A computed fold for a 72-nucleotide RNA from Candidatus Vogelbacteria bacterium RIFOXYB1_FULL_42_16, annotated as transfer RNA. The source organism's lineage runs through Bacteria, Bacteria candidate phyla and Candidatus Vogeliibacteriota. Rfam family: tRNA. Rfam classes the family as a transfer RNA.
[in-house]
Parts: sequence; structure tokens; C1' cells
RNA sequence: GCCCCUGUAGUUUAAUGGAUAGAACGGAAGAUUGCGGAUCUUCUGAUCGAGGUUCGAUUCCUCGUGGGGGCA
Repeated sequence: GCCCCUGUAGUUUAAUGGAUAGAACGGAAGAUUGCGGAUCUUCUGAUCGAGGUUCGAUUCCUCGUGGGGGCA
């Protein structure tokens, strides 16, 4: 330099173009306990960026950008 794959909560991830983006772990508060752990309840928080297609985009397209891989 060229090509391929990939980017969603702090982490691991779900979502076949129809919606309030779902879950687990985590974090906070409360209950419980002599204190803690475990358990229960409630809360918390995410689509890499910019354009495009579409009535509608996490999803499709383009460019950029982060990560991984292959060739040279």
C1' cells in the first nucleotide's frame, strides 16, 4: 500500500428494516444480618463519527476512524 472481518451500558452480549434498543455480570440505595457475605426490591447506564437510501436504520450503502487478520 491492497484486501477481508469487526465496532451496541463499566464488561460479556441480544435485536431478519417496524421501537420504549432487551438481558447477564457490575455500580448505587433500601430490606435482611451482631458486622459482613449470600438473598430480595428499586434505580443506574449503550448503538464509533459524518453523509446517503427509506414513511421508518442498531440493521442497507459511501467516506472517515478504532480494533483484529491476510497478501505484498